Small-subunit ribosomal RNA, 3' major domain from a moss metagenome, 476 nucleotides, folded computationally. The coordinates come from a structure-prediction model, not an experiment, and the mean pLDDT is 84.

Context: one part of a larger RNA
RNA sequence: UGACGGGGGCUCGCACAAGCAGUGGAGCAUGUGGUUUAAUUCGAUGCAACGCGAAGAACCUUACCCAGGUUUGAAAUGCAGCGGACGACGUCAGAGAUGACGUUUCCCGUAAGGGUCGCUGCACAGGUGCUGCAUGGCUGUCGUCAGCUCGUGCUGUGAGGUGUUGGGUUAAGUCCCGCAACGAGCGCAACCCUUAUGACUAGUUGCCAACGCGUAAAGGCGGGCACUCUAGUCAGACUGCCCGGGUUAACUGGGAGGAAGGUGAGGAUGACGUCAAGUCAGCAUGGCCCUUAUGUCUGGGGCUACACACGUGCUACAAUGGCCAGCACAGAAGGAAGCAAGACCGCGAGGUGGAGCAAAUCCGUAAAGCUGGUCUCAGUUCAGAUUGCAGUCUGCAACUCGACUGCAUGAAGAUGGAAUUGCUAGUAAUGGCGUGUCAGCAAUAGCGCCGUGAAUACGUUCCCGGGCCUUGUACA
Numbered sequence: 001u002g003a004c005g006g007g008g009g010c011u012c013g014c015a016c017a018a019g020c021a022g023u024g025g026a027g028c029a030u031g032u033g034g035u036u037u038a039a040u041u042c043g044a045u046g047c048a049a050c051g052c053g054a055a056g057a058a059c060c061u062u063a064c065c066c067a068g069g070u071u072u073g074a075a076a077u078g079c080a081g082c083g084g085a086c087g088a089c090g091u092c093a094g095a096g097a098u099g100a101c102g103u104u105u106c107c108c109g110u111a112a113g114g115g116u117c118g119c120u121g122c123a124c125a126g127g128u129g130c131u132g133c134a135u136g137g138c139u140g141u142c143g144u145c146a147g148c149u150c151g152u153g154c155u156g157u158g159a160g161g162u163g164u165u166g167g168g169u170u171a172a173g174u175c176c177c178g179c180a181a182c183g184a185g186c187g188c189a190a191c192c193c194u195u196a197u198g199a200c201u202a203g204u205u206g207c208c209a210a211c212g213c214g215u216a217a218a219g220g221c222g223g224g225c226a227c228u229c230u231a232g233u234c235a236g237a238c239u240g241c242c243c244g245g246g247u248u249a250a251c252u253g254g255g256a257g258g259a260a261g262g263u264g265a266g267g268a269u270g271a272c273g274u275c276a277a278g279u280c281a282g283c284a285u286g287g288c289c290c291u292u293a294u295g296u297c298u299g300g301g302g303c304u305a306c307a308c309a310c311g312u313g314c315u316a317c318a319a320u321g322g323c324c325a326g327c328a329c330a331g332a333a334g335g336a337a338g339c340a341a342g343a344c345c346g347c348g349a350g351g352u353g354g355a356g357c358a359a360a361u362c363c364g365u366a367a368a369g370c371u372g373g374u375c376u377c378a379g380u381u382c383a384g385a386u387u388g389c390a391g392u393c394u395g396c397a398a399c400u401c402g403a404c405u406g407c408a409u410g411a412a413g414a415u416g417g418a419a420u421u422g423c424u425a426g427u428a429a430u431g432g433c434g435u436g437u438c439a440g441c442a443a444u445a446g447c448g449c450c451g452u453g454a455a456u457a458c459g460u461u462c463c464c465g466g467g468c469c470u471u472g473u474a475c476a
Stems, first nucleotide, its partner, number of pairs: 001476002003473003007470007015460002019423005026315008034306002042053002064301007073124001077123007087104007106115003126290002129288003135284002137279003140275001142273001147186006153162003166177003192267004197235007206225003211222003238261001241255005317416001321375007334363002338357002343352003382413001387408007429452007
């Protein structure tokens, strides 16, 4: 000087407390461990691995296993030699890769030669092989915590100290005051995006107040750009104003006006560094290793196994509910090998067909909700696992191993031990909708969107983590 303490002081955080909803019990989905296996490819492992890499494993992917092939190679560059093709089509063998046979058959240039392609050979390629403890880049984490440093000066023999400590204050090393310090840098804040209010500009594909036409209904039409909206430019919030407190300060309590008030709300933004943290399997890359194989092609299998253990979720256990009928209200996204309306067929998944739309124009029923009816507390008209049969769709192909539909079947489960998680407001809880990946889909996941919409916070003694000062130390 740090680190540590079941030392002290101050202080912050959904850390506790106060509340609400869960997990832990059940069934299923998914990931992991373990076990099994020819293989169950590899990586990730306290917080910070475990719905993680994977924004989509039937084949492919695919790296694993078995079997069959191949060796200048699936793809690259160069050199030399040879050929006129290369390729396409057909037949046969084969699980296919591939092999054999047949048909057809180059371009430029006067020429020399050149181009393209194939074969042979040589250099070389290739490797998801090892090392993340050789590395780059990128990322997680402490932590959006308020810290981390430097120059000059001063000080100490020196390591160092001072500044950065102290008194206040703040979300903040934020600011004020003081001070052997005076300044500065990286962080904080601000600048950026979205959102909340208004003005101006613009008015189609959007909108419809007044006028006219029109319909079973409808901005459907003439017309209009007021309003909503869209999207561009501005305005607006700064403790600016008032009162109290405070050291006349920083600031703080209250109030006014205002759409918004003290960082308005949310996002992006992550200091010096820590963990030899993660990644050689995104990519790049040193070294090492393989080179008729650890490269490469193909068929099939596996990654989907299953006594079990754990994590993360979904669905429930019902009456604040289930079922039936009627009625209502979104936002944000996506659409051409695409989204697909009306119509017809089917109980349905879906099929036939194809108006419109490269989209403010066309495409898609929001659901919880409200109204009425029924069930009457039961393992039930709860719950839907499992299983049987019959089908639909995608796709060469759904056996291993897809999703969905109809009929039948109708398991556990009656609110969950010890323990443990999230959340402070348009939040939790709850309801649906969209989208990326994608032929299809194991999506209950991820990322978004809107609807309905709470309770509670006395407080900081305690648990956990962090910051500052101080103290002790047999630690570095």